[in-house]
RNA sequence: GGGACGUAGCUCAGCUGGGAGAGCGUUCGGUUCGCAUCCGAGAGGUCGAGAGUUCAAUCCUCUUCGUCUCCA
Numbered sequence: 001g002g003g004a005c006g007u008a009g010c011u012c013a014g015c016u017g018g019g020a021g022a023g024c025g026u027u028c029g030g031u032u033c034g035c036a037u038c039c040g041a042g043a044g045g046u047c048g049a050g051a052g053u054u055c056a057a058u059c060c061u062c063u064u065c066g067u068c069u070c071c072a
Base pairs, nucleotide, nucleotide: 001070002069003068004067005066006065009024010023011022012021018055026042027041028040029039030038048064049063050062051061052060
């Protein structure tokens, strides 16, 4: 210098720009003599950071930080 990625505690989805989500985990309740399993409900996020475009940005543009990778 080129490329990819950054979204919940963890693994990730979501892109033709308009609802922020899933699985696991966690909390509460039910089931059980008790635990596990199973069922129901809930909490949990400044979408890495800043700026711009737009009525509206996780998504488009610019800058920047970090991780991985390729080349030298």
About this RNA:
Predicted 3D model of a 72-nucleotide RNA (transfer RNA) from an uncultured Selenomonadaceae bacterium. Its Rfam family is "tRNA". It is annotated as a transfer RNA.